[in-house]
RNA sequence: ACGGACCUCUGGAGAGGCGCUUACUAUACCUUUCGUAGGAGCGCCGCCGACGGAGUAACCCGCCCGCUUUGCCGGAAGACGGGGAAUCUCUCAGGCGACAGGACAGGGAAACGG
Numbered sequence: 001a002c003g004g005a006c007c008u009c010u011g012g013a014g015a016g017g018c019g020c021u022u023a024c025u026a027u028a029c030c031u032u033u034c035g036u037a038g039g040a041g042c043g044c045c046g047c048c049g050a051c052g053g054a055g056u057a058a059c060c061c062g063c064c065c066g067c068u069u070u071g072c073c074g075g076a077a078g079a080c081g082g083g084g085a086a087u088c089u090c091u092c093a094g095g096c097g098a099c100a101g102g103a104c105a106g107g108g109a110a111a112c113g114g
Stems, first nucleotide, its partner, number of pairs: 002113002007108005016045007024038004046096003052092001053090003059083004064075003067071001
């Protein structure tokens, strides 16, 4: 040179309704505790996939066959067992205003390896 944990900057998708409640907020009314909107909580039903998690195709290994060589050998490969990627699939977790989070992409810096 190159790789690079940790840190940092920028970009970064998807999907929500209904009901009930209210020592919260705003507002209308103005005198008796009522309306509306929001927030929050709970419930029901629905939805999303991009923290994480799980699943798996080809293929690989075992099993199987062969041996003047028993091997880091050669061959075969259907079932069975094990392994096996993703932005695919699932939706356990997470999420469904904004904020946040966020796979991934790019930049900076960098312990360390070399």
Predicted 3D model of a 114-nucleotide RNA (Glycine riboswitch aptamer) from Firmicutes bacterium UBA5449.